[in-house]
Context: one part of a larger RNA
RNA sequence: CUGGGCGUAAAGGGAGUGUAGGCGGUUGAUCAAGUCUGAUGUGAAAGCUUUACCACUCAACGGAAAGAUGUCAUCGGAUACUGGUCGGCUGGAGUGGGGUAGAGGCAAGCGGAAUUCCUGGUGUAGCGGUGGAAUGUGUAGAUAUCAGGAAGAACAUCUGUGGCGAAGGCGGCUUGCUGGGCCCUUACUGACGCUGAGACUCGAAAGCGUGGGGGGCAAACGGGAUUAGAUACCCCGGUAGUCCACGCUGUAAGCGGUGAUAGCUAGGUGUGGGGGGGUAUCGACCCCUCCCGUGCCGACGUGAACACAUUAAGCUAUCCGCCUGGGGAGUACGGCCGCAAGGUUGAAACUC
Numbered sequence: 001c002u003g004g005g006c007g008u009a010a011a012g013g014g015a016g017u018g019u020a021g022g023c024g025g026u027u028g029a030u031c032a033a034g035u036c037u038g039a040u041g042u043g044a045a046a047g048c049u050u051u052a053c054c055a056c057u058c059a060a061c062g063g064a065a066a067g068a069u070g071u072c073a074u075c076g077g078a079u080a081c082u083g084g085u086c087g088g089c090u091g092g093a094g095u096g097g098g099g100u101a102g103a104g105g106c107a108a109g110c111g112g113a114a115u116u117c118c119u120g121g122u123g124u125a126g127c128g129g130u131g132g133a134a135u136g137u138g139u140a141g142a143u144a145u146c147a148g149g150a151a152g153a154a155c156a157u158c159u160g161u162g163g164c165g166a167a168g169g170c171g172g173c174u175u176g177c178u179g180g181g182c183c184c185u186u187a188c189u190g191a192c193g194c195u196g197a198g199a200c201u202c203g204a205a206a207g208c209g210u211g212g213g214g215g216g217c218a219a220a221c222g223g224g225a226u227u228a229g230a231u232a233c234c235c236c237g238g239u240a241g242u243c244c245a246c247g248c249u250g251u252a253a254g255c256g257g258u259g260a261u262a263g264c265u266a267g268g269u270g271u272g273g274g275g276g277g278g279u280a281u282c283g284a285c286c287c288c289u290c291c292c293g294u295g296c297c298g299a300c301g302u303g304a305a306c307a308c309a310u311u312a313a314g315c316u317a318u319c320c321g322c323c324u325g326g327g328g329a330g331u332a333c334g335g336c337c338g339c340a341a342g343g344u345u346g347a348a349a350c351u352c
Stems, first nucleotide, its partner, number of pairs: 003324004007306002012320001014202004021195003025089007033082002035078007048067004053063002092192001093189003096185005104178007111155001115151008126137002163170002207248006216242002221237004259319006267297012301308002325352003334345004
């Protein structure tokens, strides 16, 4: 390289939008580039194939001759498939119309519970904390309790193998702006599609820059315990940070450890959204059925097994990414990116 692979053995890119490229529904006409075919030319040497030839006593080996597949060119022909051009179609894709569920996103405003702090009242000796204690806190009146006030952060119950989102993720209420999905309709466009190297955008937490904010929690740090020690686990404190605005970082067990799209292949049972029908009722409900999403179980099949099983890890097609023994190592060097931390790309010697 080929081959074989990528849920757990090495291997799916964190996610999307999309450029080039690759691939692409159905039908008619046409061209004849690919493709197929005929003829002619070419096809050095070597090699290949063949040989009734030559030559070692034969053969192999050696020599010689001939030849074809193939290649390329020119000319002629074929038109199923691929491709080009022109035209048509509606099943793919999209648009319109009517509905609908939702923690989808952004911004503004509002709310109650709790916590801490402040002020005042009642009130007196403890409180707090633990396995037990101590540090801590309190007669300068704490804890408890009542009233008032301030602040910041998070939104109990509802809450659900519930919902929404491409992923990260999203949860009090209201309003405004805004993205997507699904169902019904079948009016419109007429292949407009799929994938997607680069590229661009998004991307938890921690971290960084500038300015705010700071209630609770809490790396670091201090103290008390524990212990042989205790740079820990437990306790009392506590700063970054956690929050907001703008900018950066670009990582993760970014996980379903499962790339995207399309088609095909038994069922059963839940749940969320929507449509149609049936029975009954004032009505919710109930029954049948279709579409979409999301769980569980399970046949065929697959799988090393575990398991997967119409939400495939089954049977196929297209495109992208990735793997190729362990360690060295996601390291070194170089490039690119970053304020830095570092990220990304990514070896070798050596060794087993």

This is a predicted structure of a 352-nucleotide part of an RNA (small-subunit ribosomal RNA, central domain) from an uncultured bacterium. The coordinates come from a structure-prediction model, not an experiment, and the mean pLDDT is 85. The full RNA is in RNAcentral, with records from Greengenes.